[in-house]
This record gives sequence, C1' cells and structure tokens, in this order.
RNA sequence: UGAGUAGGACAAAUGGUCGCGGCUGCAAUACCGAGAGGCUGCAGGUGAGGAAAGUCCGGGCUUCACAGGGCAGGAUGCCGGAUAACGUCCGGUGGAGGUGACUCCAAGGAAAGUGCAACAGAAAUAAACCGCAGUACUUGUACUGUAAGGGUGGAAAGGCAGUGUAAGAGACUACCGCCCGACUGGUAACAGGCGGGGCACAUGUAAACCCCAUCCGAAGCAAGACCAAACAGAGAGCAUAAGGCGGCCCGUCUGCUUUCGGGUAGGUUGCUUGAGCCUGCUGGUAACGGCAGGACUAGAUAGAUGACCAUUCAACGACAUAACCCGGCUUAUCGUCCUGCUCAGAUU
Repeated sequence: UGAGUAGGACAAAUGGUCGCGGCUGCAAUACCGAGAGGCUGCAGGUGAGGAAAGUCCGGGCUUCACAGGGCAGGAUGCCGGAUAACGUCCGGUGGAGGUGACUCCAAGGAAAGUGCAACAGAAAUAAACCGCAGUACUUGUACUGUAAGGGUGGAAAGGCAGUGUAAGAGACUACCGCCCGACUGGUAACAGGCGGGGCACAUGUAAACCCCAUCCGAAGCAAGACCAAACAGAGAGCAUAAGGCGGCCCGUCUGCUUUCGGGUAGGUUGCUUGAGCCUGCUGGUAACGGCAGGACUAGAUAGAUGACCAUUCAACGACAUAACCCGGCUUAUCGUCCUGCUCAGAUU
C1' cells in the first nucleotide's frame, strides 16, 4: 500500500420563526359539567430509536385458577457456567469451511417399531449384467464358484497393501477405521495411549412419525384498582290527595325524600426511577457480579416531534415514529469515524 477479519461509536450540525403534546406559574374567572374536571390566553422549561419495527422467545406486574399426580399439547436437546429468566449470552468439546485472522453447526437415539429413498442400475437391503475361474459338452452355450476389477448411483455388505486360492473373499496378517473393556488426564463433554473382537444389527433419513430426558397453569395495561351522573334492586320515613284493579271497604300498584350496596357514560389511577444508565476501583479467561460516586424531566388516549428560512459539511442526509415496563433474538439501514488481528506485496 492492497485485500480481508472481529468489535465499537455516531445517525447531519448551529441559530431563528411558526405550529403541536405533557409539566409549572400567572391571568380570566367568561363558557361547558351534578361533581371530579374540562375549555381559553400568556410566559418558562421539556418532548422518540438503534432498531421505538416484527411480536419470535424469556421475565416483572395484574386478574383468575391451583392438595398431589397423570393424559393431551408445545418447546428444548454436546459439556460447564452466567442470569430474575430464556430457545439468550460466555467459556470449552466434537464436526465442517478458510493459506490465515476467523466463521458456521437443533450436535440425544437408526442393534424398540413404522414409513420413505425419484432416476439410473442385473441387484437398494436385496445381489451375478459384464468380467474372473471350474465342470460338461454340440466350442459358445448351460450349470456352479466368486463382490478383486468394470459399469450405475448420493449410497453396492469397512479402506488399503500383502498372504492365500482354480478364481476369489476379514478366509488370514500389518496399518488405518469401527465396536467393547479397563487405565491415565479433565468438574464434564471428551482426549490419549493400551488390551481385546475379524467386524455382528449389516445403507441413509428422526427441522418423517416415533422413543428417551428436561421444562411449561391461563389470559393480558382495552390487565387491573378507585370515584361515580344515569339506571335496575333492597330498606326506612312522609303523603295518603288523585288514578288503575273492584259494586263498596280492606288490600295492592303508581309518588316524594333519604340510606345501603351494585354500576353505564365520564373521571382518576396503573404510567414511568428502572433486575436501568455513566464513571472509577475490584473479583472472574469471559458472560457477569460487588463497592463507591454521579446524572436522571415523552407519558398521550384517537393519540403530540412537523414546516419554513439562514449558514456550514464528508453535499441534499438511510431505515424508520414510543403507547405498561425490562432482558434477548430476528429483520431494515445513506454513510462517516475509531480499535485489535490476519494474508500478500514493496521499502528500510
């Protein structure tokens, strides 16, 4: 210098004008309302994100349910740790890719059972098409042996070399692989060498059914709590005038006031200070934990952030707009800057 890899920060800046949502103060106390409260004007201060998104996981909070257990359903699936919890994160093991930095993996079970495996090929879990060899004879056919070779396929009864044989074959031997056993190291996954077994179920597939292990109660802030016009209900008091039922009386219903306990509209709350953030020290490889100090202002309810002007720029500025709150994951994103590391080339 070029190419790459891992991680982090920012998300046009400054000023002005107008507009909008909360909050505080002042004014007007005019209007609406039973009330709570709303509405109006002025001033001050304040007002979206790294993903606010998808709503895919996990938790807090709330209401309901709940002795305990099981079925069904769903999720997860190497080991250890972190955490409020997780399907997340960190560290490791094994496997795959890359020269490398580094990246990726739902990574239990196919000797419980079932299903599926197109085409090609003689044959797909069952083997003789060609070939190789033996026997017979009519000499190119039949029968038999054979999985070393050819051909098909993603996959053809462990691989490869030798011995052996009529030709061959784990039939036998060495090495590699596989299975079993104890040993050593490691918390463990696992690794290492050693010994044994000629290798059995004889292939693959479980993000196919299934089996095994672990975990999971349901619904969600329009959750829920409080106040409360209207209105249904119950009690008490007053009036007993009038009316309905009735021939008349008694009775009963309709009235007014008030209390109780429900409760719609409406209002208040939940609501934003939090398992949170920043800085320093400290324990830990790390995720993360501990201690000390510091800063903290969206909170609407039909839902507010926008527009214009001026100047500047790496030059017209992406993806996108909170709705109970956090921890993650996933997806979208114009660009700019910073740091560690790797490879190649050049120079000294």
Molecule: Bacterial RNase P class A
Organism: bacterium